Transfer RNA from a Candidatus Omnitrophota bacterium, 73 nucleotides, folded computationally. Lineage of the source: Bacteria > Pseudomonadati > Candidatus Omnitrophota. Rfam family: tRNA.

RNA sequence: GCCGACGUAGCUCAGUUGGUAGAGCAUCGCUUUCGUAAAGCGAGGGUCGGGGGUUCGACUCCCUUCGUCGGCU
Numbered sequence: 001g002c003c004g005a006c007g008u009a010g011c012u013c014a015g016u017u018g019g020u021a022g023a024g025c026a027u028c029g030c031u032u033u034c035g036u037a038a039a040g041c042g043a044g045g046g047u048c049g050g051g052g053g054u055u056c057g058a059c060u061c062c063c064u065u066c067g068u069c070g071g072c073u
Base pairs, nucleotide, nucleotide: 001072002071003070004069005068006067007066010025011024012023013022019056027043028042029041030040031039049065050064051063052062053061
């Protein structure tokens, strides 16, 4: 230099024939217990890496850019 994959909650990751953003763990609260842990129930937490475009509507499609990883030279 060229090619490809990935970037979504604090962490690990789902989610796309374009139509309300989710799970597990963690955190907080409640129940249970003499108390703790475990267990059960609930809650909070996201500008979907940044910018732009297409569309009635974009995590999803297009362009650009940043970062991580891999391959080729």